Parts: sequence; structure tokens; C1' cells
RNA sequence: CAAGCAGGCCAGGCAAUCGCGGCUCGCAAGAGUCGAGGAAAGUCCGAGCUCCAUAGGGCAGGAUGCUGGUUAACACCCAGUGGGGGCGACCCCAGGACAGUGCCACAGAAACACACCGCCAGCGGACGCAAGCUCGCGGGUAAGGGUGAAAUGGCGAGGUAAGAGCUCACCGGCAGCCGGGCGACCGGCUGGCCGCGGUAAACCCCAUCCGGAGCAAGACCGAGCAGGGACCGGGCGGCCCGCCCCAUGGCCCCGGGUUGGUCGCACGAGCUGGGCGGUAACGUCCAGCCCAGAGGAAUGAUUGCCGCCCGCCGGCCGCAAGGCUGGCGGGGCACAGAACUCGGCUUAUCGGCCGGCUUGGCUU
RNA sequence: UGGGGUGUGGCCAAGCGGUAAGGCGCCUGACUCUGGAUCAGGAGAUCGAAGGUUCGAAUCCUUCCGCCCCAGCCA
Repeated sequence: CAAGCAGGCCAGGCAAUCGCGGCUCGCAAGAGUCGAGGAAAGUCCGAGCUCCAUAGGGCAGGAUGCUGGUUAACACCCAGUGGGGGCGACCCCAGGACAGUGCCACAGAAACACACCGCCAGCGGACGCAAGCUCGCGGGUAAGGGUGAAAUGGCGAGGUAAGAGCUCACCGGCAGCCGGGCGACCGGCUGGCCGCGGUAAACCCCAUCCGGAGCAAGACCGAGCAGGGACCGGGCGGCCCGCCCCAUGGCCCCGGGUUGGUCGCACGAGCUGGGCGGUAACGUCCAGCCCAGAGGAAUGAUUGCCGCCCGCCGGCCGCAAGGCUGGCGGGGCACAGAACUCGGCUUAUCGGCCGGCUUGGCUU
Repeated sequence: UGGGGUGUGGCCAAGCGGUAAGGCGCCUGACUCUGGAUCAGGAGAUCGAAGGUUCGAAUCCUUCCGCCCCAGCCA
């Protein structure tokens, strides 16, 4: 310098004027102060909070799924293990297929127990002097051909009628023992064996976790009206048990009234900085700070200067791509938009900054 | 704001692991003087998009996109 890999951060800046919303002060005019995001989004997970039993037992259902840790909790995050991909930085994947069941189209002989072709010896027949060749029969054989996504450990040697873990070396797999590690797992030795196809984002099994609903939850105040009918115990919204409450009760339909106010509602698993512990996620201590909130919903506009990008006209360098620089003019500065609140994930995002790492080239 | 459902040719739709039925519509031809009707033949879909699991995905899993529906209070 080029190509790349992971991570963190910013999200135009300043000033003036006018405006919008909340709060405080003020009789009022007005003044002061605060006013979007990294995703406020999707609502995909997990919680807080509220109500229903104080959320209880079982079945069903759902979620998660290597190991250890972190956390209020999690499917996130951190560290590691094994496998796969990449030259590499790095990225991706993850329980069980000897508990059982299902499925594996087409092709193929056979897709879980298989002989189509081929090879081999035996017996019988035809031909031949014979060697042999050919046909048939019942066998052996998974080494070769062919089919397929996948064909019964791989490869080589020995061996054999031909073959075959039948035997041997190496590799892979299994079991046992020893050592290391909290563990996933790793290393070594020994043994005989190769008997065990794939699929669980198929049913299922195992382990762990999960009650349901959601701020239109829920609580209080006020205004107004008109009741009628059907059914039934209800809370409990998958089912059963259990618990609690109750007949001025519950639920549904038709009809009527209203479209108000207050709380919930922003001091919180809070933010910033520093110290300590930990590889890290994270925890803890100290100091400082207060940071939108209302209702279909405010957070903006204009002007000036500056920054960045685009366009036009020039200059210099360069073979070129392009780089540096001057002037002019207008345009643009992404994605987006709080609605009970947090922790994650995912998705959208112009341009730029900061360190870290890998590979290759050049120079010293 | 919260909850639920759905997406397959132009339209309506079946199919829910084995390579996309069917109907209406469209095109061509026949019949007819012409049109309709009828008959024969044909085209048109990679199943909303992307990624994954699998030998194989419209179907199973994940993420995104579009459309539709339902939910106030009092008595």
C1' cells in the first nucleotide's frame, strides 16, 4: 500500500429570531427550566408491575438442549470442548437413532436384511481326440460393474476355488483400565470385535424450566340512563383434583346512557466517572447527576457561518484508474419517531472516526 | 397500543415432506353467413421474500414484508 476479519463509537456543529409540548413561579402579561433513539421499529424471547387462590398437585401442552459460568430472568451474553469451512485473522454447528414406531420418492437385485450382471468350484447335458467351450441345476462370494443423496469400516499386503477383519500394518469405530480436567472432553495402554445406514427444524425418549391474562392490566371519583329476555353456581380462559367465595350472584343477547377526571406513570435490575475482584460476561464500593411524558400524541421552521457529500469549470501529478487543490452555484446530510417500564435478539441505516488482527506486495 | 388470522397462474382455490390438481377467465382451431353456446388443443405458478434443516421444502424451523379481523366505560 492492497485485499480482508472481527469490535467499539458518532449520527452534522454553533449562533440569532419565531414557534410547539410538559413542569415551576406569577392575578395577568410573561419568565425560568426540560424536551426522542441506537434502533424509540418488529413484537421474536425474558422479566418487573397489576388482577385472577397466597399461584397449590397431576395430566395435557409449550420452551430450552455440548460443558462451566454470569443474571432478577432468558432462546441473550462470557469462557471453554468437539465437529465442519477458510491459506489465515475468523466464522458456522451441537442431547439421544442398540427404548419403541414411522419415513427413505424415482432409480436399483437390495434402502435393513439383499445375488441383477460378473467371479468361483461342484454335479448333469450338448460339442470337441483333448485342453476347453456352452447350457442348465442347486450352492459360495459384497472384491469388481451398474443404480442412488446414501449400499454393510477405509486402504494396502498376505491368503483363497473365487472371495471375505479370514489374518496383519496404518487409520477410523467399540469396550476396559490408568492419568489429567469441576466438567464437556483429552492423552496413553490393553483387548477382542467391526455387530451398529440416514432422518428427532418426524412422532418420541431423557434432563431442566414454564399457571393464565395483559396498562384498553388494575384502583378511585364524577356525570347520565330504562329496562327486557334466555341460561346457569362462580373465581378457573385446555382438563381433572383441591382451595376460596356466594344467591341483592354470574354469564350471554337485545335495548339505554356516556365518550369526563385522578392515580397506575417515570428515582429506576437508572446514568456518568473512578477504585477493587474476576481471563471475561459480570459483581461490588465510592463520588457526582436527575434525564420527555400529556390527549391520537409536542420535540419544528427561517437566516448566517463552518464541516461532509454531489454537480459544473479550471490547475498540478499520473500511461490509466485516480489523487491533490482552487473557484462557482444550487441541492443534499441516512434509517427513523417515545405512548406502563426494563434486559436481550432481529431487522433498517448516508457518511465517518477509533484502536486490534490476518494474508499478500514494496521499501529500509 | 394489545391480541388473533392469512398470503398458491389474472380471479376462486386443492395439496401439508417425493418434484404443483380443479373451476372461471385467456389464446388457437373446428362448427356457423356472423356472434354466443358446444367440441378439440394450448399457454400461463419455481407457491409473499430471504436464510437454514433434509438426499429432496409450497409443506418443517428462523427472520423480514403485505393484507384482514377483534378489543373503551357505566348501569